A computed fold for a 73-nucleotide RNA from Bdellovibrionaceae bacterium UBA6502, annotated as transfer RNA. Taxonomically the source falls in Pseudobdellovibrionaceae (Bacteria, Pseudomonadati, Bdellovibrionota, Bdellovibrionia). The coordinates come from a structure-prediction model, not an experiment, and the mean pLDDT is 80.
[in-house]
RNA sequence: GCAAGUGUAGCUCAGUUGGUAGAGCGCCACCUUGCCAAGGUGGAAGUCGCCAGUUCGAACCUGGUCACUUGCU
Numbered sequence: 001g002c003a004a005g006u007g008u009a010g011c012u013c014a015g016u017u018g019g020u021a022g023a024g025c026g027c028c029a030c031c032u033u034g035c036c037a038a039g040g041u042g043g044a045a046g047u048c049g050c051c052a053g054u055u056c057g058a059a060c061c062u063g064g065u066c067a068c069u070u071g072c073u
Stems, first nucleotide, its partner, number of pairs: 001072007010025004019056001027043005049065005
């Protein structure tokens, strides 16, 4: 230099024939228990890497760009 892949909650990840953004773990509150642990209920937490385009509507399609990983030279 060229090509491919990945980027979504604090962490690990799901979600693509475009239609209100989710799970597990963790965190907070409460219940349960004499206390802890375990268990139960509820809650908080995300401009979907960034910018732009297409569309009535974009995490998803298109272009650019950044970071990381892999391959080729």

It matches the Rfam family "tRNA". The family's RNA type in Rfam is transfer RNA. Rfam links the family to the GO term triplet codon-amino acid adaptor activity.
It was read from a public genome assembly.